[in-house]
RNA sequence: UCUCGAUAAAGGCAAACCCUGCGAAAGCAGGCGACGCAAAGCUACAGGGGCUAAGCGCGCGGAUCAUCGGACCGCGCGGACGCCAGCCAGCUGCCGAA
Numbered sequence: 001u002c003u004c005g006a007u008a009a010a011g012g013c014a015a016a017c018c019c020u021g022c023g024a025a026a027g028c029a030g031g032c033g034a035c036g037c038a039a040a041g042c043u044a045c046a047g048g049g050g051c052u053a054a055g056c057g058c059g060c061g062g063a064u065c066a067u068c069g070g071a072c073c074g075c076g077c078g079g080a081c082g083c084c085a086g087c088c089a090g091c092u093g094c095c096g097a098a
């Protein structure tokens, strides 16, 4: 130095539930709380993967209308430009038994 990770030392982070706020949702922030974590530190177009679908597009229906179209309402499908680093990955990094 690399690999590795101990019933070591010193410390660190904090899942779920619940509460508050933001958001259409996924999810995020704060509080509470510890399931776990040796990177559970950082990075989310320009690696892979996953989640969501408001606006938007298409279709169907409704409503309106003298008629047609659009705006409007509902449902279905599609779709990141919205997210996830505690899925893998990339970058950085504390300690030092075997």
Stems, first nucleotide, its partner, number of pairs: 004096002012037002018031005035086001041091003047088002049084003056078007

Predicted 3D model of a 98-nucleotide RNA (c-di-GMP-I riboswitch aptamer). The coordinates come from a structure-prediction model, not an experiment, and the mean pLDDT is 85. It was read from a public genome assembly, where an Rfam model found it. Rfam family: c-di-GMP-I riboswitch aptamer. Its family is annotated with cyclic-di-GMP binding in the Gene Ontology.